[in-house]
This is a predicted structure of a 1465-nucleotide RNA (small-subunit ribosomal RNA) from a Myxococcales bacterium. The RNAcentral record of the sequence draws on ENA and SILVA. Rfam family: Bacterial small subunit ribosomal RNA. Rfam links the family to the GO terms ribosome and structural constituent of ribosome.
RNA sequence: CAAUUGGAGAGUUUGAUCCUGGCUCAGAACGAACGCUGGCGGCGUGCCUAACACAUGCAAGUCGAGGGAGAAAGCCCGCAAGGGUGAGUAAACCGGCGAACGGGUGCGUAACACGUGGAUAAUCUACCUCGGUGACCGGGACAACUGGCCGAAAGGCUUGCUAAUACCGGAUAAGCCCACGCGCUCUUCGGAACGCGAGGGAAAAGGCGGCCUCUGCAUGCAAGCUGUCACAUCGAGAUGAGUCCGCGGCCCAUCAGCUAGUUGGCGGGGUAAGAGCCCACCAAGGCGACGACGGGUAGCUGGUCUGAGAGGAUGAUCAGCCACACUGGAACUGAGACACGGUCCAGACACCUACGGGUGGCAGCAGUUUCGAAUCAUUCACAAUGGGCGAAAGCCUGAUGGUGCGACGCCGCGUGAGGGAUGAAGGUCUUCGGAUUGUAAACCUCUGUCACCGGGGAAGAAACGCUUCAAGUUAACAGUUUGAAGCCUGACUUAACCCGGAGAGGAAGCAGUGGCUAACUCUGUGCCAGCAGCCGCGGUAAUACAGAGACUGCAAGCGUUAUUCGGAUUCACUGGGCGUAAAGGGUGCGCAGGCGGCCAAGUGUGUUAGGCGUGAAAGCCUGGGGCUUAACCCCAGAAUUGCACCUAAAACUACAUGGCUAGAGCAUUGGAGAGGGUAGCGGAAUUCACGGUGUAGCAGUGAAAUGCGUAGAUAUCGUGAGGAACACCAGAGGCGAAGGCGGCUACCUGGACAAUUGCUGACGCUCAGGCACGAAAGCGUGGGGAGCAAAAGGGAUUAGAUACCCCUGUAGUCCACGCCCUAAACGGUGCACACUAGGUCUUGGCGGAUUCGACCCCCCCAGGGCCCAAGCUAACGCGUUAAGUGUGCCGCCUGAGGACUACGGCCGCAAGGCUAAAACUCAAAGGAAUUGACGGGGGCCCGCACAAGCGGUGGAGUAUGUGGCUCAAUUCGAUGCAACGCGAAGAACCUUACCUGGCCUUGACAUGCACUAGACAGACGCUGAAAGGCGUUCUCCCUUCGGGGCUGGUGCACAGGUGCUGCAUGGCUGUCGUCAGCUCGUGUCGUGAGAUGUUGCGUUAAGUCGCGCAACGAGCGCAACCCCUGUCCUUAGUUGCCAUCAUUCAGUUGGGCACUCUAGGGAGACAAACCCUCUUUGAGGGUGGGAAGGUGGGGAUGACGUCAAGUCAGGAUGGCCCUUACGGCCUGGGCUGCACACGUGCUACAAUGCCCAGUACAGAGGGAAGCAAUACCGCGAGGUGGAGCAAAUCCUCAAAACCGGGCCCAGUUCAGAUUGUAGUCUGCAACUCGACUACAUGAAGUUGGAAUCGCUAGUAAUGGCGCAUCAGCUACGGCGCCGUGAAUACGUUCCCGGGCCUUGUACACACCGCCCGUCACGUCAUGAAAGCCGGUUUCGCCCGAAGUGCGUUUGCCAACCCGCAAGGG
Repeated sequence: CAAUUGGAGAGUUUGAUCCUGGCUCAGAACGAACGCUGGCGGCGUGCCUAACACAUGCAAGUCGAGGGAGAAAGCCCGCAAGGGUGAGUAAACCGGCGAACGGGUGCGUAACACGUGGAUAAUCUACCUCGGUGACCGGGACAACUGGCCGAAAGGCUUGCUAAUACCGGAUAAGCCCACGCGCUCUUCGGAACGCGAGGGAAAAGGCGGCCUCUGCAUGCAAGCUGUCACAUCGAGAUGAGUCCGCGGCCCAUCAGCUAGUUGGCGGGGUAAGAGCCCACCAAGGCGACGACGGGUAGCUGGUCUGAGAGGAUGAUCAGCCACACUGGAACUGAGACACGGUCCAGACACCUACGGGUGGCAGCAGUUUCGAAUCAUUCACAAUGGGCGAAAGCCUGAUGGUGCGACGCCGCGUGAGGGAUGAAGGUCUUCGGAUUGUAAACCUCUGUCACCGGGGAAGAAACGCUUCAAGUUAACAGUUUGAAGCCUGACUUAACCCGGAGAGGAAGCAGUGGCUAACUCUGUGCCAGCAGCCGCGGUAAUACAGAGACUGCAAGCGUUAUUCGGAUUCACUGGGCGUAAAGGGUGCGCAGGCGGCCAAGUGUGUUAGGCGUGAAAGCCUGGGGCUUAACCCCAGAAUUGCACCUAAAACUACAUGGCUAGAGCAUUGGAGAGGGUAGCGGAAUUCACGGUGUAGCAGUGAAAUGCGUAGAUAUCGUGAGGAACACCAGAGGCGAAGGCGGCUACCUGGACAAUUGCUGACGCUCAGGCACGAAAGCGUGGGGAGCAAAAGGGAUUAGAUACCCCUGUAGUCCACGCCCUAAACGGUGCACACUAGGUCUUGGCGGAUUCGACCCCCCCAGGGCCCAAGCUAACGCGUUAAGUGUGCCGCCUGAGGACUACGGCCGCAAGGCUAAAACUCAAAGGAAUUGACGGGGGCCCGCACAAGCGGUGGAGUAUGUGGCUCAAUUCGAUGCAACGCGAAGAACCUUACCUGGCCUUGACAUGCACUAGACAGACGCUGAAAGGCGUUCUCCCUUCGGGGCUGGUGCACAGGUGCUGCAUGGCUGUCGUCAGCUCGUGUCGUGAGAUGUUGCGUUAAGUCGCGCAACGAGCGCAACCCCUGUCCUUAGUUGCCAUCAUUCAGUUGGGCACUCUAGGGAGACAAACCCUCUUUGAGGGUGGGAAGGUGGGGAUGACGUCAAGUCAGGAUGGCCCUUACGGCCUGGGCUGCACACGUGCUACAAUGCCCAGUACAGAGGGAAGCAAUACCGCGAGGUGGAGCAAAUCCUCAAAACCGGGCCCAGUUCAGAUUGUAGUCUGCAACUCGACUACAUGAAGUUGGAAUCGCUAGUAAUGGCGCAUCAGCUACGGCGCCGUGAAUACGUUCCCGGGCCUUGUACACACCGCCCGUCACGUCAUGAAAGCCGGUUUCGCCCGAAGUGCGUUUGCCAACCCGCAAGGG
């Protein structure tokens, strides 16, 4: 110098967010267990389960200095008999003390059992200590032993002898005990302690050692003396124990009432001691919501673990208390037991047995079996500490001290240290460069802990005892006590520790690596195998499985499992909530309970302060000390937050007293009101009845039908009956506690409000249980019944329609009385009081001002609404009528489902109500808000979306593509829109990827290396379907002379793959959609996701533009810029053009470039001008001008993104797979196959047509292995031939239309399929499988069901022409070109698609979503169930052991008594 030092979160509900809320994890701990692994030591610790059963050994004896009696073996002597010794020893007996301690276990016990504090004036206490008094005189037995007998044994019976500190009688009595009297003190008034007096009663035992001073025998001994131990009694102490009381500590109320010795009294008994502890009698009490009684569970505590703490859990080891000892009962002995290693009885179990009968109790220490996930040696020693006995030596001691086993725990140490880069080898990964393992190893230099070997070596030991000496006591040099010196005693111990030796030598694993959570790659596997604490991984590229490498964490351990606390503020005292997340009781009255206004003085209950006692030790904490350190141990302190007592204070609280009026209440006056109850009255309407008028319908619906009506309905008029409900007034209005209350009048009655003055004097607030009320439906009895209307019947609707709609219609609805007791009984908001800005409307009342009076106006009080401030809230929202800020009291909640359920109880006539679980399943269930998506939600708007039109498809034939089928193969891909005349802008071979068969293997193709040969190429022969194979011939260049170039062969690397994965990819494409959207920065708002901007008002084709606005800007889209086209100008004028001139058959030629045209450049259009409209901004409507007018027309251009859309077969590309084949070559075949189905086209069905003849007008293209003219031949396809043209020059170079004629409505002069014959052309080759031509043939088809497609102007429709691919062609396809050239759009209700705003949502894979119930099958868990079985407890009754008490009878009986004795007691 000190004891006061401490609180972390994360994952998981969603597309995302905030909140609520559960689940899970990270920490610490352990008497642990399991898996893998395991060097040493110290200190601890070790049957948690079957209080299951136990073999064997040991765990309580000791005393000869209480008593009697008393061996044997062995040894010695002796021939033997026998003697001595062993030895007065062992064993046994009587007797004393101990055995009630120590040790074990936790069954029972919810209790004065435990803890804590008290009481005992209601008690006991052996041994021990202190003090007092005393120990005198006698007596009779019983064991042992001996004899006899019984029994298998255990054991027992009997005869005889005997001692004592065993037993008994008498004496004595300081004190003690009993009853009585007196005094004094205290008192809870019952009594108690103390003192005095007199009466009665009860004791004892000796042992050992020593001495001879006194007495006797007289050596020495006895009496005696002395010392000591023991004995009796009394008092006190100490220790231990008994009993009683206050307070404290488990769960269930689905246990609510319990109790007959029960509660008390009186009198007895009993105990060490109070007491119903026990008994007789008397009384009727006692306990309980502050939880009795019952059930379940449990030894309690100091402490231990955890925790910041408060708490929570726990009660191993150590310590205190209790309970138990095979199970149950009982007493005996004793100071102490109802007794773990005692007794008796009963029972179960086990053992022995001669079957008659006996014996036993490990929850003592070891050990065994069994149960179990699981827990040790049948060890050493009494050396130490402690205990029993003894005078002592000593004996006993599984208490204890040690050792052993187990990594079971805590602590410590080691498995080496320093240097060492070529960063070795090997492993792993790799982008093939390298990286990493890694200074790690090797190698060099050292060290020597532990273990090993050899040597040395403490402490734990001090006593007791023995010997000697000194002092005290005494008559005493005995004895004894004290002190001093010496001697003796170690299980552990082959220890700790020290020294020496040798040698890096003998000593590292386990778990993890997706997030939480530190640590990543490869391979294998392929929703399999498996992992997993939660979320979740695994379906071919798994950091999540398994292996490997690397890494991370801890380390002689590491993980897992079980359990506890923590995190969990997730039962909230510290420290939570209840409008919508779980949660306010349906409402009121109100007992108990809780809480409670102001003033005064008092008491001192709580409270506060101080003191004192206690709060065991150990433990925790602090300081110090001892083991080399630590764990561990020792010393001292602090703490022990508690309880009791004493003293003090008096603010608050409580109590008792007195007062006050602000809370509460009473009285008076006044008005408001669907407040309640009873009785009466009223009109409108419905229905019905009767009568009149009147005729064919009425009624009903989306439309109908059932129904009513000619027997007269409906309609209409009159009269009557009956029941129920009360239009208008009427209101966000009023009243009531809630449910609820609505015509008028009367009576009875509750409450609220305003104003006024007086009175009472805290009389108040809340309220568990309790009581009352409590919509509708429902139930009972009796009425009533017009309308309406569950059930029921009928008609419709529908797939069905046990519904919605319609026609009927019974309970019921109404009344009286009695039940039921629920509701979204909601403001989803308990009641009361106080405080905290406003605005506005409304109901009731008073007042002010004003007025003749009032209204309007102002203020106050009490209600009913709306909007907002602060504040609160997760947000929504609430906001003086709080969900704000506080106080008091009540009710309720604690994840979702199971479950407003089961069982039990209470209530009910029933229906049912109230109260109210668990198993099991899940990781969520939920609240509010956000963004989307969706809606048979709303608003606005657009699009050939519908409508209005025109023409088609769907029917026929055919072409083509697809599906399917078939096949050796019919290669592959594309599959709603957005696959299907698509990839394919050309499948007879080739293509070609498929199939058959024949062949090749460094390969048809690329690069490199090695060896070898030589040009290659070419030509020829044989074989073959070809490919290929076999062979012949011919044959190089450069050079530094090493070789190189080129080519072939052989070999190695490698090539090659249209093999798989478009769900590993890049790129490209489709689609929504040329739809108007998609975003960002900064700012602002919101806890946040997000919002704002981007919404609104107008406008547009448009998020186009304008205005407004917490937004201001910006980007990608829109538009524009680009191309073509429409007008004009300009430049240029050949191959183009031709107005004028000349010329020709002809722009043919001269000439010209004006025009057309060509192709360069420009102009033009911008809502520019004018009028009108609106917000005066942007736009719209109109007019003119203009070639063109509101984007002039067309094209190119496709935002953020969606569809795991399409494509690995265009090409590229990761990974996987094949390598004499899944590669390569070739022949032939297939892709063209045909019961069928679909898509897209073509041609038609005809007269707006077809045929014949004549005649006119394009644009855009193409052309050299090409286009090809004139001419000739052929009916024709075409052929012959070849002028011209690499092209504004040459070639190709329209049809519909128009004109004329024919056909005359028919399967035709329509239509052309199919088939036959003959040809042409291309091509090695037209069989499978080309196109075209001619002649002949002449099918279906007469305008197309349901359904469906395109198109808004030079568009549809229709007509032809060209081109690409290409030898040719399946083209009727595709891409372009020009000619002719319409109709219609009222409009946005509907269908489809889309945009914006808004709304609902339980959707987010986003409505092709989500999701409910039955049924079928299987699995798991739970409830009920007649009956049956078992357990526990209670009540009544029967039998009833041992034992104790009492009574009685009988037997035995020494001491003592009576008696002379016998005998009796």